[in-house]
RNA sequence: GGAAAGGAUGUCUAGGGUUCCGGCUCCUUGUUGAGCGUCUGGUCCGAGAGUCAUCGGUCGGCAGUGCCGACAGCACGGAGGGAUAAAAGCCCGGGAGAC
Numbered sequence: 001g002g003a004a005a006g007g008a009u010g011u012c013u014a015g016g017g018u019u020c021c022g023g024c025u026c027c028u029u030g031u032u033g034a035g036c037g038u039c040u041g042g043u044c045c046g047a048g049a050g051u052c053a054u055c056g057g058u059c060g061g062c063a064g065u066g067c068c069g070a071c072a073g074c075a076c077g078g079a080g081g082g083a084u085a086a087a088a089g090c091c092c093g094g095g096a097g098a099c
Base pairs, nucleotide, nucleotide: 007055008054009053010052012050015045016044020042021041022039023036024035025034026033027030057071058070059069060068061067062066074094076097080092081091082090
């Protein structure tokens, strides 16, 4: 000095795949083999329209610069492309379009 304010970050979940681990199969049996995610999984990714928390915002009160309380509504949605090992409700994107 200082973004956003249909805000930000983190967390977990629905969901997602296959780098790593585990599992399964095969063989020439490798404590560093090959294949399978058409393996429930652990790690991992993960929501604008899901959860929770913290911070921020607005209003009010007290008080005197921080506490307390309230508010924070609504939200149908491709195709295509992009990242990563890969995919996705991730990102483009509360976009195009629809209402």
The prediction has a mean pLDDT of 85. The RNA shown here (Guanidine-I riboswitch aptamer) has 99 nucleotides and comes from an uncultured cyanobacterium. The model forms 100% of the base pairs in the Rfam consensus.